[in-house]
RNA sequence: CUCUUAUCAAGAGCAGGUUGAGGGACUAGCCCGAUGAUACCCGGCAACCGACAAUCCUUUGCAGACAACAGGCAGGUAAACAGACACGAAGCGAAGGCAUUGCACGGUGCUAAUUCUUGCGGAAGCGUAACGGCUUCUGAUAGAUGAGAG
Repeated sequence: CUCUUAUCAAGAGCAGGUUGAGGGACUAGCCCGAUGAUACCCGGCAACCGACAAUCCUUUGCAGACAACAGGCAGGUAAACAGACACGAAGCGAAGGCAUUGCACGGUGCUAAUUCUUGCGGAAGCGUAACGGCUUCUGAUAGAUGAGAG
């Protein structure tokens, strides 16, 4: 730099430190900024990837239920009800999982405004004699970030 994929309406320092004028990707707007932009450090937010823990699911080893009007085990109600099980329940392990939850240890990321709005198209409504126009919603494009690949 290119491709694939997921996410982008929430959250995070109005007295932190250094810096010192610009910044919000680009266009057009509209904003932020010496009551301090930007960058770095610290703090914070989130939880994408990894690790870890619990649960669940699949496979599997051991084991073995006075055999279903018994038994231990799930679900569920105020009562009720009601499921699987010797083609193997409970229990004790092992491996795996595009599962769920937690954690925040490691890798990133983020920390004004919906990705601040917008740029191409569609729909609905308003408006005009008509076109232009306005509003809302929506898809794409562009962009950002993670993960994977080249």